[in-house]
RNA sequence: UGGUGAGUAGCACAGCGGUAGUGCAAUCGGCUGUUAACCGAUCGGUCAGUGGUUCGAUCCCACUCUCACCAGCCA
Numbered sequence: 001u002g003g004u005g006a007g008u009a010g011c012a013c014a015g016c017g018g019u020a021g022u023g024c025a026a027u028c029g030g031c032u033g034u035u036a037a038c039c040g041a042u043c044g045g046u047c048a049g050u051g052g053u054u055c056g057a058u059c060c061c062a063c064u065c066u067c068a069c070c071a072g073c074c075a
Base pairs, nucleotide, nucleotide: 001071002070003069004068005067006066007065010024011023012022013021018055026042027041028040029039030038048064049063050062051061052060
């Protein structure tokens, strides 16, 4: 420098044009002599950023940023 993949809740990930979800964590409650476990509910998001396409974008396109892998260049 080029190519490919990834970036979504505190963490791990799904969703890939039509109101953004699951598990764990957290909070509250139930159960229990108490804790843990279990059960129920609640909470939690500028979908990396900016523009574009579209009636409508997490999703498609362009550029930028960050990370991983591969290849190359110089010495």
Molecule: transfer RNA
Organism: Pseudomonas sp. ArH3a